[in-house]
RNA sequence: UUCUUAUCAAGAGUGGUGGAGGGACCGGCCCUACGAAACCACAACAACCACCCCGCCCGGGGCAGGUGUUAAUUCCGGCGUCGCAUUCUUUUUCAGGAAUGGGGACGCAAGAUAAGAC
Repeated sequence: UUCUUAUCAAGAGUGGUGGAGGGACCGGCCCUACGAAACCACAACAACCACCCCGCCCGGGGCAGGUGUUAAUUCCGGCGUCGCAUUCUUUUUCAGGAAUGGGGACGCAAGAUAAGAC
């Protein structure tokens, strides 16, 4: 780098260095000199893996060693199907069509993290 599996509406920040960007990409919308990214220190959250216990599996509990995380649902949308609301429209009128909108539902794709494989 690629592939596989699982998870992604919860949770958790201060200080120092630094000095203008950041939120993966595109669009939107946000954050940011009341200090962005990055790095460091300490703290916190979580519990994927490891470890311990319930004899084993499953399931559960514990711990916090290896990772991860600490604005906004993965910030929202992006592709598809269905549904809802509003408006408009049509002799398919107990119906059809269109536009717009949403913490709508499900799925795909993409991304992130963990564990494993090559």
The prediction has a mean pLDDT of 83. This is a predicted structure of a 118-nucleotide RNA (SAM riboswitch aptamer (S box leader)) from Capsulimonas corticalis. The RNAcentral record of the sequence draws on Rfam. Rfam family: SAM riboswitch aptamer (S box leader). Its family is annotated with regulation of gene expression in the Gene Ontology. NCBI's taxonomy places the organism under Bacteria, Armatimonadota, Capsulimonadales, Capsulimonadaceae, Capsulimonas.